This is a predicted structure of a 71-nucleotide RNA (transfer RNA) from a Candidatus Woesearchaeota archaeon. RNAcentral holds the sequence, with entries from ENA. The prediction has a mean pLDDT of 81.
RNA sequence: GCGCCGGUAGUCUAAUGGUAGGAUAGCGGCCUUCCAAGCCGUUGAUCCGGGUUCAAAUCCCGGCCGGCGCA
Numbered sequence: 001g002c003g004c005c006g007g008u009a010g011u012c013u014a015a016u017g018g019u020a021g022g023a024u025a026g027c028g029g030c031c032u033u034c035c036a037a038g039c040c041g042u043u044g045a046u047c048c049g050g051g052u053u054c055a056a057a058u059c060c061c062g063g064c065c066g067g068c069g070c071a
Stems, first nucleotide, its partner, number of pairs: 001070007010024004018054001026042005047063005
């Protein structure tokens, strides 16, 4: 340099083009003599830019980052 795959909460992981969900973590509460565990509630995310579309995490183009392969 070229090709392929991937990028979603702090972390891990879902999502037929139609309300971004779950787990864990954080915070508050219940319980407990206290802690842990358990239960309830709550906060937090689509790598960036553009295009297509009534509507994009999803499709298309470019870029950035990571992995693999070729040279």